The prediction has a mean pLDDT of 81. A computed fold for a 72-nucleotide RNA from an uncultured Clostridia bacterium, annotated as transfer RNA. The sequence was found in a public genome assembly. It matches the Rfam family "tRNA". Rfam classes the family as a transfer RNA. Gene Ontology term of the family: triplet codon-amino acid adaptor activity.
[in-house]
RNA sequence: UCCUCAAUAGCUCAACGGUAGAGCACUCGGCUGUUAACCGAUAGGUUGCUGGUUCGAAUCCGGCUUGGGGAG
Numbered sequence: 001u002c003c004u005c006a007a008u009a010g011c012u013c014a015a016c017g018g019u020a021g022a023g024c025a026c027u028c029g030g031c032u033g034u035u036a037a038c039c040g041a042u043a044g045g046u047u048g049c050u051g052g053u054u055c056g057a058a059u060c061c062g063g064c065u066u067g068g069g070g071a072g
Base pairs, nucleotide, nucleotide: 001071002070003069004068005067006066007065010024011023012022013021018055027041028040029039030038048064049063050062051061052060
């Protein structure tokens, strides 16, 4: 320098154009003499940044940033 993959909740990951979800963790409650375990509930998001396409973009298309892999 070039090719390729990835970037979404605190963490690990879904969502393949039409209201962004799950598990774990946090918080609250139930159960228990207490803790753990178990059960229930709440909260938590400018979908890396910036433009474009579209009635509508996490999703499609440019550019950029960061990280992984490969080529020279």